[in-house]
Molecule: small-subunit ribosomal RNA
Organism: uncultured Bacteroidota bacterium
């Protein structure tokens, strides 16, 4: 962007055009080809006339019916079934032809005959229809005559060309003709020629798809002759001959009318073959002719065959792929209409007649193309509707209202064309054709196009979209559901992507969708693609066709180039100008039409032919070189394994560790003889050779090859290189050998959950040879051969040069690295190119899987090789790079990570927190490390959220508030209690105005520990106090991205120095805060007390001091600052030195980008849902404390480093008015019951405790341990039943150091002691935060487990190893391969039969009697039949692989 288009929506009107694509399926009715009385006879009617009284006869005339005959009917009109063909499209040629009507030209019609339909009669049949007697006409039909420029045959001359010939003239022989009619002007017939239209037949060339179709062909190719045809030809036949045709694609098989054009695209192309024009085929399917100029004939003929009808059952009719129509198929295409009035046809002398050709009209938005639906103003930006940040506002929107104005279109009313021009009678003019003049006559469409007027905004807008491509967003429902969806994809409670709304955006009487087709798609590439890793170089080589192919030069012109004819039909495109009011539409004109064909020239280039010439391509000589090149033969030593002997004795072997195996029948191990067979250590190597495969001891003989050099010879002899054809590595395969090793199969032993595997012990095929197959390999540089050109450094192997003979500049010809330009997606490549150009071969691609599979063919003994699909199926597969992450890769570091070590946990009881299960309720939340003495720093009520029950509805609380009232306290009944009744007392300040306080009416603003941490803020957990994590700017890089942050050192450190295309920066690390370890100054009270004093039994109690302690402010004080040694520096090391303190002094606050959708909606706060006599409030009781169990965290212990009694000694930090409480008395004690200090460096809690000295217990379930239970108290609080927490008494369980396993700690640490605080009436406190006493032991190191930093590699992970993914099974579905068969189609062949018809013969019947015909054989032949075989396609029990 198109469409003959179809579906869904919606449609006002008009032009022009279009309209069964499917069933070439049947087909009811009508119509679609007839005309001509100027060819013939006849019948009928009607006028007239004549006879005749009439019927009637009989002339003329005109109409009309069937017929005879001419002409037409082959044309117009449908469809596209066949056809891959000369069918079609193009140019040619017929010297191989034919043409009715029409035109021109020349002759010519003399004279007869005989049927026959009709019409008459008779006759069969249901019909169609047939028969037969009789009788008649023609322009029907037959003879005769006449006839050449026909025809045919003999025969002579010119002239020409294209082979066979053609073409002009001439003689002569033999044969063929006619029709009338008339108004006498014509028509009409015959022959002949010549034209014009049509037409036929050859021929170049172009015309689809498949090679998994590769060999086709017997009239077959071609000759001679004959037949036939308008006419050449094997178009037929008779004979000879054996050819034709194919790789430039025969042959088969599929599909399929060709072309002008038409649609697409910048073009070349791709697609299309509707409507129009040509041309072809073709008419129910099949074959046949036969009239006839012209058919093998759409509305004629014969046969057959299928089908439908009618029959009286004996017969018969029929052919819509004409026009309409009708069932049928389908998604899906009109009206059983109107006229010949135009154009055209057909007869006709004419008028005319017929004409479903063709004008017209009708139905359909199928397409095109116009045109409308109203235009100006209008802001109170009206209501309303949607949307909001919410009463403000946006937005629909000048958008309605309103005012003004038009009036196309539709509706009314009215006028009203153009299409016509004629034939034809008249009149002139004219020799015929024929021309001019006026008259007259004809319109289906149609009262239609078009004017003009009337009232009126009046009569008229849908439709898809709005997540990105891709123009256009918001809200509501909905909640991976319902759905949408070309592609990506949305949709799991906020969805611009589902459905609605409002608004928007394109288009518009259409507008979406679906279906085809070209485009983009350079995604088969000629224009214009590729191949080292993405799909894709043949395993290698020789070499056929083919392609290309070195210098000079001559001829000739095929290719190329140019000019010039000729054609490319008309329509159609394009361009102009014109006509319809305008477009579309149509008329005119012109241009082009790259093609074809014919012809004149050019000759540069390229090619053929025929010369002449070259040497540089290539090749030969000749001289040297080289080497695992081949192929055969001999020859060797190591070594291995066997045998034999000897020597010797227990193990030998083997492995990660073992065991099978081997050995006392002597093994391993050493000696020695021997045998065998197979590979050659060391030289040896980015070495060398070979076409690749591939080749290694020495040696011989044949044998091939590079290279170098010299430049004597050939003189283009060359380059690839489809078919073929050789070779071609291991494994395998066949025949014979031949076997030492060494090793598929096996076997045994191990390994494991298994181990048909890696490991070990055996061990057969095979490895070896010789002959034959096989033809594959990641057969690889994943990189065809060939030639030329393009910077450079190095190594190396071989020759030459030159030489100073181990140097070396140059060169040639290999082999490697590494780079420039350039090329590349990049990695990379880079004179040995993946670079720049040339040739020619191979192969990819139409994504990936199905699959190198399947079927078919070829090779092969065979494994199996070559070629090589589909149907299904996915939405990706792949490449190269980058960053992460991750590896049971490596390389470097740190960590109570391991290791050393101490002391627990996992066994006991007890406490607690957690699952689980219980239960009306056991409220919720936390769940690996990172949840379980966690939220909670303290659940009996309250808390509290959970449950049962009994109450409230603007509600328990706070605000604002009209009114009233002091506040406020007391008491009494109800009731579990909330709550609800009642009664007394009370009367505030302030002169007031009013304030305080208390109730409180409407109404405003409730509440929700309900969801949702996955919508969220805030806080918090963990990687982790690990050293990271980034930025600018430059640089590199086609980008993703490097770089800096990497390298060398170094350190706790991305800490810091060195270096470096990277130069600074930021958040982190450190450092600044605090506390603590010295000091020192300042300052002493409630602290302290040396020294002086007083007092006491004693005590800083006092008076006094400020040295100390100590308190609490402020300095100082530590920086590798200083030696020494390493070291470039940083910095490291040192029982240095100095110091209280040394290298970061101990400790603590401080947590970088970010992980983990971590955890918290139940602190808080917050979007959104959800409840509103409740999911809100209030109350009693009850729950959170349950109890078979399991798990963390703890307490206390199993005892003598201990228990238990006397005694005695030293902190530190807190805490106290509803509170510590001395003391004093009582109690066994818990505590009471008195009393004083104390708002605290004054008083108090308070006793520190392990510690020390004593002294008893002697290894026991105990003088160990304290659960558990009983009894009795004490306190705290409205209340200790569920369910406190302590005292005494009495009971005295388990448990004697805990399996596998796992935890925490590197110094004032572990272990151990005991204080204190927070919450708190009281306490389940062993928890949790702190504080101080005693006070270790160990660290070799870094392999290992476990966490982390870095750099680096690998990757197919990126949700990132808890990733990915493999192949089986099970289960369901799809499509497909084999298959015993079965069933069905087409073709070809072979055999039989074999209608019409043609042809040939015969022809006793007929007969115009030598004609011809019926009839009857023969041949060919559509059709039927037989019988086998191929090939296609479908099903198939069952089966095999694939996908989902």
């Nucleotide at each position: 962007g198109a469409u003959g288009a179809a579906c869904g929506c919606u449609a006002g009107c008009g032009g022009c055009a279009g309209g069964c694509c499917u069933a070439a399926u049947a087909c009811a009715u009508g119509c679609a080809a007839g005309u001509c009385g100027a060819a013939c006879g006849a019948g009928a009617c009607u006028u007239g006339g004549u006879a005749g009284c009439a019927a009637u006869a009989u002339c003329a005339a005109g109409u009309u019916u069937a017929g005879u005959g001419g002409c037409g009917c082959a044309c117009g009109g449908g469809u596209g079934c066949g056809u891959a063909a000369c069918g079609c499209g193009u140019a040619u040629g017929c010297a191989a032809c034919c043409u009715a009507c029409c035109u021109u030209u020349g002759a010519c019609a003399g004279g007869g005959g005989g049927a026959u339909a009709g019409c008459c009669c008779g006759g069969g049949g249901a019909a169609a229809c047939c028969c037969g007697g009789a009788u008649u006409a023609a322009u029907a039909c037959c003879g005769c005559a006449u006839a050449a420029a026909a025809u045919a045959g003999u025969u002579g001359a010119a002239u020409g060309g294209c082979a066979u010939c053609a073409u002009u003239u001439g003689a002569u022989u033999a044969u063929u003709a006619a029709a009338u009619u008339u108004c006498c002007g014509g028509a009409g017939g015959u022959c002949a020629a010549a034209g014009a239209u049509g037409g036929g037949c050859a021929u170049g060339c172009g015309u689809c798809u498949g090679a998994u179709u590769a060999g086709c062909u017997a009239g077959u190719u071609g000759g001679u002759g004959a037949g036939g045809u308008a006419a050449u030809g094997g178009c037929u036949c008779a004979c000879c001959a054996a050819g034709g045709c194919g790789a430039c694609g025969a042959u088969c098989a599929g599909u399929a009318g060709g072309g002008g054009a038409c649609c697409u695209g910048a073009g070349a192309g791709g697609g299309u073959g509707a409507u129009c024009c040509c041309c072809c085929a073709c008419a129910c399917u099949g074959g046949c002719a036969c009239u006839g100029a012209g058919a093998u004939a759409c509305g004629g003929g014969c046969c057959a065959g299928a089908c439908u009808c009618c029959u009286a059952c004996g017969g018969g009719a029929g052919g819509c792929a004409g026009c309409a129509g009708u069932a049928g198929g389908g998604a899906a295409u009109a009206u059983u209409g109107g006229g010949c009035a135009a154009u055209g046809g057909u007869c006709g002398a004419g008028a005319g007649a017929c004409u479903g050709a063709c004008c017209c009209a009708g139905c359909c938005a199928u397409g095109c193309c116009g045109c409308g639906u109203g235009a100006a103003g209008g802001a109170a930006g009206a209501a309303g509707g949607c949307u909001u940040u919410c009463u403000g506002a946006g937005u629909u929107g000048u958008a309605a209202a309103c005012u003004u104005c038009u009036u196309u279109u539709a509706u009314c009313u009215g006028g009203g064309a153009a299409a016509a021009a004629a034939c034809g009678a008249c009149c002139c003019u004219u020799g015929c054709g024929a021309g001019g003049g006026g008259c007259a006559u004809u319109g289906a469409u149609u009262g239609u196009a078009c004017c003009a007027g009337a009232a009126g905004a009046a009569u008229a807008a849908g439709c898809a979209c709005c997540g990105g491509c891709u123009a256009a967003c918001u809200c509501c429902g909905u909640g991976c559901c319902a759905g949408c969806a070309g592609c990506c994809g949305c949709g799991g409670u906020a969805a611009u992507a589902c459905g609605g709304a409002g608004g928007g955006u394109g288009c518009a009487a259409g507008c979406a969708u679906u279906g085809u087709c070209c485009g983009g798609a350079u995604u088969u590439a000629u224009u214009g693609g590729g191949u080292u890793u993405a799909a894709a170089g043949g395993g290698u080589g020789c070499g056929u066709a083919g392609g290309c192919g070195g210098u000079u030069u001559u001829g000739u012109a095929a290719g190329u180039c140019a000019g010039u004819g000729u054609u490319u039909a008309a329509a159609g495109u394009c361009a102009g100008c014109a006509g319809c009011u305008u477009a579309a539409c149509u008329g005119u004109u012109g241009u082009a039409g790259u093609g074809g064909c014919a012809u004149u020239g050019a000759u540069a280039c390229u090619g053929g032919c025929a010369g002449a010439a070259c040497u540089u391509g290539a090749g030969u000589a000749a001289a040297g070189u080289u080497g695992a090149g081949g192929u055969u033969g001999g020859c060797g030593g190591a070594a291995u394994u066997u045998a034999u002997g000897g020597u010797g004795u227990a193990g030998c072997g083997g492995u990660g560790a073992a065991a099978u195996g081997c050995a006392u029948a002597g093994a391993u191990a050493c000696c020695a003889u021997a045998a065998a067979g197979a590979a050659c250590a060391c030289c040896g190597a980015u070495u060398g050779c070979g076409a690749a495969g591939g080749c290694a001891g020495c040696u011989a003989a044949c044998u091939a090859a590079g290279c170098u050099u010299u430049a004597a010879c050939u003189g283009a002899c060359g380059c690839u290189g489809a078919g073929g054809c050789a070779c071609g590595a291991a494994a395998g395969c066949g025949u014979g050998g031949g076997g030492a090793u060494c090793a598929a199969a096996c076997a045994g032993g191990a390994u494991u959950a298994g181990a048909u595997a890696c490991c070990c012990u055996g061990g057969u095929a095979g490895u070896c040879c010789a002959c034959g197959c096989c033809g594959u390999a990641a057969a690889c540089g994943a990189u065809g051969a060939u030639u030329a050109c393009u910077c450079g450094a190095u190594g190396u192997u071989g020759g030459c040069g030159a030489u100073a003979u181990u140097a070396c500049a140059g060169u040639c010809a290999g082999c490697g690295u590494c780079u420039u330009a350039g090329c590349g997606a990049a990695a990379g490549c880079g004179u040995u190119a993946a670079g720049u150009a040339a040739u020619c071969c191979a192969c990819c691609u139409g994504g990936g899987g199905g699959a190198g599979u399947a079927c078919g063919a070829c090779c092969g003994c065979a494994a199996g090789g070559u070629u090589g699909a589909a149907a299904c199926u996915c939405a990706a597969a792949g490449g190269a790079a980058u960053u992460g992450a991750c590896g049971g890769g490596g390389g470097u570091c740190c960590g109570c990570a391991c290791a050393a070590g101490c002391g627990g946990u996992g066994g006991a009881g007890c406490a607690u927190g957690u699952g689980g299960u219980u239960u009306a309720a056991u409220u919720c939340g936390a769940u690996g490390a990172u949840a379980c003495g966690c939220g909670a720093g303290g659940a009996a009520c309250c808390u509290u959220a959970c449950c049962u029950g009994g109450g409230c509805u603007a509600g328990a609380a706070u605000g604002c508030g009209a009114g009233g009232g002091a506040a406020u306290g007391a008491u009494u009944c109800a009731g579990a209690g909330a709550u609800g009744a009642a009664u007394c007392a009370g009367u505030c300040a302030g002169c007031a105005a009013u304030g305080a306080c208390c109730c409180a009416a409407a109404g405003c603003a409730a509440g929700g520990u309900g969801c949702u941490g996955c919508a969220u803020g805030g806080c918090u957990g963990u990687c982790g106090u690990c050293a990271g994590c980034u930025c600018g700017u430059g640089c590199c890089g086609u980008g993703a991205g490097g770089u800096g942050u990497u390298g060398g050192g170094u350190u706790a450190a991305g800490u810091c120095c060195c270096g470096c295309a990277a130069c600074g920066a930021g958040c982190g690390c450190a450092a600044c805060c605090c506390c603590u370890a010295u000091u020192u100054u300042u300052a002493g009270u409630u602290g302290c007390c040396a020294g002086c004093a007083c007092a006491u039994a004693a005590u800083g109690g006092u008076g006094g001091g400020g040295a100390c302690u100590c308190u609490a402010a402020a300095a100082a004080g530590a920086c590798u600052g200083c030696c020494u040694g390493c070291g470039c520096a940083a910095g490291c090391a040192g029982a240095g030195a100095g110091g209280a303190a040394g290298g970061a002094g101990g400790g603590g606050a401080u947590g970088a980008c970010g992980u983990c959708a971590a955890g918290u909606c139940a602190u808080c706060a917050u979007g959104g849902c959800c409840c509103u006599u409740a999911c809100g409030c209030c109350c009693a009781g009850g729950g959170c404390u349950a109890c078979a169990c399991a798990c963390g965290u703890g307490c206390u212990a199993c005892a003598a480093u201990g228990g238990c009694u006397c005694a005695u000694a030293c902190a530190a930090a807190g805490g106290g008015u509803u509170g510590c409480u001395a003391c004093u008395u009582g109690g066994u004690a818990a505590c009471a019951a008195g009393a004083u200090g104390c708002c605290a460096a004054u008083c108090u809690c308070a006793a520190a405790a392990a510690g020390u000295g004593a002294g008893u217990c002697u290894c026991a379930g105990u003088u160990c341990g304290g659960a558990u239970u009983g009894a009795g108290g004490u306190c705290u609080g409205c209340a200790a039943c569920u369910c406190g927490a302590c005292c005494u008494c009495a009971u005295g369980a388990a448990g004697c150091u805990g399996g596998a396993a796992u935890c925490g700690c590197u110094a004032g640490u572990a272990a151990u002691c005991g204080c204190g605080c927070a919450u708190c009436a009281g306490c389940a406190a062993u928890g949790g935060c702190g504080c101080g006493g005693u006070g270790a032991a160990u660290a070799c190191g870094u392999u290992c487990c476990c966490g982390g930093a870095c750099c680096u590699u690998g990757u197919a992970c990126a949700c990132a190893c808890c990733g990915c993914c493999c192949g089986u099974c099970a289960a369901g579905c799809c499509a497909u391969g084999g298959g015993a068969g079965u069933u069905g189609g087409g073709u070809a062949g072979a055999c039989c039969u074999g209608a019409a018809g043609a042809c040939a013969g015969u022809g006793a019947c007929c007969g115009u009697a030598u004609a011809g015909g019926a009839g009857c054989u023969g041949u060919u032949a559509a059709g039927g039949g037989u019988a086998a075989a191929a090939c296609c396609a479908g099903c198939g029990a069952c089966u095999g692989g694939g996908g989902c």